[in-house]
Context: one part of a larger RNA
RNA sequence: ACCUCGUUAAGGAACUCGGCAAAAUGAUCCCGUAACCUAGGAAGAAGGGAUGCCCUUGGGGGUUAACAGCCUCCGGGGGUCGCAGAGAAACGGCCCAAGCGACUGUUUAACAAAAACACAGGUCUCUGCUAAGUCGCAAGACGAAGUAUAGGGGCUGACGCCUGCCCAGUGCCGGAAGGUUAAGGGGAGGGCUUAGCGGCAACGCGAAGGUCUGAACCGAAGCCCCGGUGAACGGCGGCCGUAACUAUAACGGUCCUAAGGUAGCGAAAUUCCUUGUCGGGUAAGUUCCGACCUGCACGAAUGGCGUAACGACUUGGGCGCUGUCUCAACGAGGUACUCG
Numbered sequence: 001a002c003c004u005c006g007u008u009a010a011g012g013a014a015c016u017c018g019g020c021a022a023a024a025u026g027a028u029c030c031c032g033u034a035a036c037c038u039a040g041g042a043a044g045a046a047g048g049g050a051u052g053c054c055c056u057u058g059g060g061g062g063u064u065a066a067c068a069g070c071c072u073c074c075g076g077g078g079g080u081c082g083c084a085g086a087g088a089a090a091c092g093g094c095c096c097a098a099g100c101g102a103c104u105g106u107u108u109a110a111c112a113a114a115a116a117c118a119c120a121g122g123u124c125u126c127u128g129c130u131a132a133g134u135c136g137c138a139a140g141a142c143g144a145a146g147u148a149u150a151g152g153g154g155c156u157g158a159c160g161c162c163u164g165c166c167c168a169g170u171g172c173c174g175g176a177a178g179g180u181u182a183a184g185g186g187g188a189g190g191g192c193u194u195a196g197c198g199g200c201a202a203c204g205c206g207a208a209g210g211u212c213u214g215a216a217c218c219g220a221a222g223c224c225c226c227g228g229u230g231a232a233c234g235g236c237g238g239c240c241g242u243a244a245c246u247a248u249a250a251c252g253g254u255c256c257u258a259a260g261g262u263a264g265c266g267a268a269a270u271u272c273c274u275u276g277u278c279g280g281g282u283a284a285g286u287u288c289c290g291a292c293c294u295g296c297a298c299g300a301a302u303g304g305c306g307u308a309a310c311g312a313c314u315u316g317g318g319c320g321c322u323g324u325c326u327c328a329a330c331g332a333g334g335u336a337c338u339c340g
Stems, first nucleotide, its partner, number of pairs: 001335008010326002014324001019321001027051005036041001038158001052080012081085001093319007100311002105117002121156007133142003159306004164236003169233002171229005178224003184218002189213005196205003237255005264298001265295001276292005
């Protein structure tokens, strides 16, 4: 000096990113217990009191033949010792407020346990049974020895109040009149070949057959087209003016759009400017809580806003408590180190 422990005057979070760590609380019985609430809870809320031993006494239960004894439970009265009676050990610290997630669960085996995943519940969609879907080349199997109150997939995520506008684009569903359109059908026409014919020859013409091509025309779905559909992918404006102080603009004008963000919430896990402004809490508060709304860039199942209960979650405050600190000291065990 280090590691693991123990104790500490006065103070008591002044430490620190942060009470991290430590301390404190702790058992049983009795009293008592708020807001809020889904009436179950919250709750062991909080906050108090008691607890040993001895004498005496009332009552209950068991055993039993027994109102003996013995075991046990609930009381009453009196006494007594210590600093201390749950005398050791095991053995909740608590409260207030906010965010997120309803909850119990699950997860990165070995740096992340969470606000992430899941979840009951909601909703959309597919599937009529040889189901859809999945695995497999197939046979076959799962789905399911199930049958739409069933099964698959997507999104959301208890519960409460709700879930606005846009179908122009993309997707999906429906439609079939018209346009376009493959293989195939079709075969006009053309090329090559040559019996033959013409020609002195070169060569020309050229039937049938063979062969290589090949126009029109007939050809489905799809696409174009016509509709529908948002708890489908998604989207949800700008400028100018206006009220008898000022300010602001219920109101008006204009441009664009498929339609211009409704309710609710809002400097928010979202706010750049920003430590916004006001209020609260502190002697002093970039955090926190309550408001305001100028929302850089919230917003309604990529759900919106609330919400009792719950959480080894996150944030702010308080009580208790303490070597976290002011500021360090001593002790115990074990190391390092020195001598031997």
Molecule: large-subunit ribosomal RNA, domain IV
Organism: activated sludge metagenome